[in-house]
Context: one part of a larger RNA
Parts: sequence; C1' cells; structure tokens
RNA sequence: AACGAACGCUGGCGGCGUGCCUAAGACAUGCAAGUCGUGCGAGAAAGUCACCUUCGGGUGGUGAGUGUAAAGAGGCGCACGGGUGAGUAACGCGUAGAUAACCUGUCCAAGCGACUGGGAUAGCCCUUCGAAAGGGGGAUUAAUACCGGAUACGUUGAUUGUUUUUAAGGACAUUCAAGAAAGGUGGGCUCUAUUUAUAAGCUAUCACGCAUGGAGGGGUCUGCGUACCAUUAGUUUGUUGGUGGGGUAAUAGCCUACCAAGGCAUCGAUGGUUAGCGGGUCUGAGAGGAUGAUCCGUCACACUGGCACUGAAACACGGGCCAGACUCCUACGGGAGGCAGCAGUGAGGAAUAUUGCGCAAUGGGGGCAACCCUGACGCAGCGACGCCGCGUGGGUGAGGAAGGCUUUCGGGUCGUAAAGCUCUGUCAGAAGGGAAGAAAUGCUUAUAGGUUAAUACCUUGUAAGCUUGACGGUACCUUCAAAGGAAGCACCGGCUAACUCCGUGCCAGCAGCCGCGGUAAUACGGAGGGUGCAAGCGUUGUUC
Repeated sequence: AACGAACGCUGGCGGCGUGCCUAAGACAUGCAAGUCGUGCGAGAAAGUCACCUUCGGGUGGUGAGUGUAAAGAGGCGCACGGGUGAGUAACGCGUAGAUAACCUGUCCAAGCGACUGGGAUAGCCCUUCGAAAGGGGGAUUAAUACCGGAUACGUUGAUUGUUUUUAAGGACAUUCAAGAAAGGUGGGCUCUAUUUAUAAGCUAUCACGCAUGGAGGGGUCUGCGUACCAUUAGUUUGUUGGUGGGGUAAUAGCCUACCAAGGCAUCGAUGGUUAGCGGGUCUGAGAGGAUGAUCCGUCACACUGGCACUGAAACACGGGCCAGACUCCUACGGGAGGCAGCAGUGAGGAAUAUUGCGCAAUGGGGGCAACCCUGACGCAGCGACGCCGCGUGGGUGAGGAAGGCUUUCGGGUCGUAAAGCUCUGUCAGAAGGGAAGAAAUGCUUAUAGGUUAAUACCUUGUAAGCUUGACGGUACCUUCAAAGGAAGCACCGGCUAACUCCGUGCCAGCAGCCGCGGUAAUACGGAGGGUGCAAGCGUUGUUC
C1' cells in the first nucleotide's frame, strides 16, 4: 500500500460498486423455456338473446366455422442465455500458424425448381388393467407429419482422359448411376357448378426443395510458453510403426485382424502433490513477486458412474435409458425426485443479502403481425463490505464566568471554548411543482412509389394524430420551519506525533521489538490534558 475480509467500540446522509472464499454437503415452497390457429384435425365453458318452465332448470341461437380455454398431432426453439470450479499439469489455456483432412440450422447475395400418387396415426369415442405413476385392445380422422413414382441447372458416387503442385480426396472434360419439395394466408377480379359458400385460375405475401458463394459459428492438427517434489529413474503392449478392413463431417491405433519390435526418458520420461487457464488484479522506481472474487474470453462439470437417441450442432443443468447412494409416496404389487438457475431453508463456518417489482428499456426464443415467454436483464430491498462526496454549523463574544484538573497557593489550564448577541440553511423533516430514460410497434388520416385490368387488395417509404415507464411522484427545482436531529475511535517510554496527578506496589497488569511493574511508574488502572485519524477508528488474518 492492498483486501470478496472477519472481530471490538462507534455510527448522520447520498452516489457508484460489491456480498457463501467453508460442505461440487442436503434441500420444503414458488418461479427460471416456450411459442406458432397465417401448417392440421377436433373443440368446451362463462356471458348474452329468444322460447318453454314444475322457477330447480331445459332447448335453440349467439358467443366462436371471420376460431376463446385446456388437451392432441406438426414446426421452430429448448446445444443460447444463467450457475459452479469438483475434475484437469492437458493441445486444457495463451500465442503464432495449418486444414491439399473438415462441418455449418437460422441470416445475406444470386440461380434452378416446386410434377404425380398412396397408406397410416395421435386426439376424440368404446372397452379394459392399475392405489397411483402409467398402460393394453378396438373403431375412426387430418396435415407444411410419413412413404412411393417422375424430373435434375447445379450436386454426389463410379469409369476414362487432360492438367497444376513437393504431394491430390484439387481443377477441367466425357459416360453411367443415384438422390428433392408443401403448402398456408389476404383482398379484389374472372369463369363454371349450385342453395351460397366452396373449388379452380390470376394477383400479393409468408413459407418449401436443390445447390453455389459469403457472413458468422464450430471440429481437428502443429511450433513455442504454461506449478512443486529426484527423499519419484526407469517407463510403455494398442504400446511405436506398417498392411488389409471398419469408422468419422474429417486426419489418426480412433477401432479391429495380421506383421515387424518398436516408442518415451537426466533438455527430467513415469509416478506423486497441488491447481481450471488467460485478459487482468495487488504490490513495486523497475526488474520482479503474489494472485485469478466481481467484468470479458475460454475450458470442464450438472446427485455419482456409464450409454446412446434426436438434431445443423449434445453424448444434452431444469431431455432419455441402465446401475449406485440418498430422500419421498404406496392399497406393499410398484412408483417419484435431483437449486453448482433466482429467491429461500436448515447444516458447516470467523463470515456473506429479499421466498421483492417489472418486462418500461437492452438482449434472447416463437410468431406475418398484434402479442406471448424471459429470476437474462432493468430496478428496488438488506450489510459503513469498499471507494468517492457532503454534513454535524458560520461570525462575534473576556466578567478570561461557573465547574473540572493542577499548583511553588501567586497562579496556570480546559478556553473564544461555553453562555450571550447575530447570520446562514447543505443534509435529514414538511408542503408544492416535476423530468430524461420512449424510440418503436399498432391503429387512423394524407401522400409518393411498386404490383395490377384496376383509384380494390397487398406492399415499401414519408408526414401528422393517438397509444407504451417497473424504478416512482424517483432525480431535480421552489417554499416553510429550525442551530434545531447528526462524533467517535486509537494512542501519548523509545522506534513514533502527543504529560501530568491519583491508585497499585515484581501484585494486578502491559507488550509489535527493546522492555515496564519490588512505595513518588510520562510504560499497569483511572482522571485531567494532549496527539493522530474521522463516520469511522483500532485489532487479527493474508499478499507485495
């Protein structure tokens, strides 16, 4: 000098930060990931109207076929965001490269295509087993769900040829083969059928399939760097290499069969201990040393161990299966669970907060949109835990008051300190006013384009109006009243700024070191006085 600190005494206000360092121990309760009806089938209730009524209600319409709730099937998301630091001494991280060994949903740009058929299934209904969790059977139905066939600019695989390179799984050409798709919605118009809406076409828009390039993201590989112990000296058998096969998006003993016997190591292998790494942080003149809370990047983990499925991406915190420990429910047959998400509980500990408000902003997911979701986030609450700022009054005032302490008894000192007189009004208090954070979206109107047969509709831009604030009546401003509500802590022998009196008498005690105390102790305890910091001051711990 510093701290994610703790403890003691004390404590007025505000701003900005920050807060389980221990048990990666266990968790009651609530919330933390949903959304889309403009992909699909189906579809209540409340309310309201009419009629009937035995006044309980019933039926029909509307609500609502211009599609509301819960449930289902489908799409996208759930791999992000949030937490923790257990493991890991490693290509984990950092840095510099490689990928001629790779992948990439959504997004952007440009291109091509969207043809034609089919069979199911959930839900609902019936039935059945079970205490429950959850199933079994039957019947029935839809799709942007699923499966055939056709087509293929480009794509993939194979054959052949040419060519570049150190090296082909590169580039080009030829032939053969393989593999796609989904439709929805809006209004107007046209035509046909009929009851009046549906079907078809046109148009606009959102989606769909294939494939190219990009953006952003990732996988893999390599050089160098990355703690301690030699009181750890040898180690390794898929081990090191080759061939065949398998496997991956991709290289590779990644896996497997066979063959060879290699590989690493005193420039520290192997083993053990400890530890996430970096940007940074603290300290220091620097070189260094220590450290890795908050914030940012990255890795690993999600009760413990293992495994795969889905998917563009996981071997997946709030998904699945198996095993284990633990907890809970049970009708004893069997089931359920995972806060290292946000709050919160008890435990451990010297020690660490609210079961708060809001999606108004920023960001994220879904949706054409409105909007919905979001313990991310924005805010508020608690803690002097830290840093910073402000205040606890200013001026005047000598009878140097009273009182305390001291005294050589003259006095000295607290001390302009107080009182008194006067002034101000920061903060806190009361009253009144009162922001910025809000730009959008949507709707209405107007207008200019695009599209079109069209001045419909749709769509793009512009302008005007209306609409959105958790914090919060907060910040800030004005006024009112009133010196009123606001100072402590440690030290005073030397180091080290600050001295006397009383008590005690090697006792009681102090102490960072030297050392004080055995009758006048500036060192113990108290008092007066003083010194230093100040809403803090000391002590302890740790680092430089």
A computed fold for a 544-nucleotide part of an RNA from an uncultured prokaryote, annotated as small-subunit ribosomal RNA, 5' domain.
The coordinates come from a structure-prediction model, not an experiment, and the mean pLDDT is 82.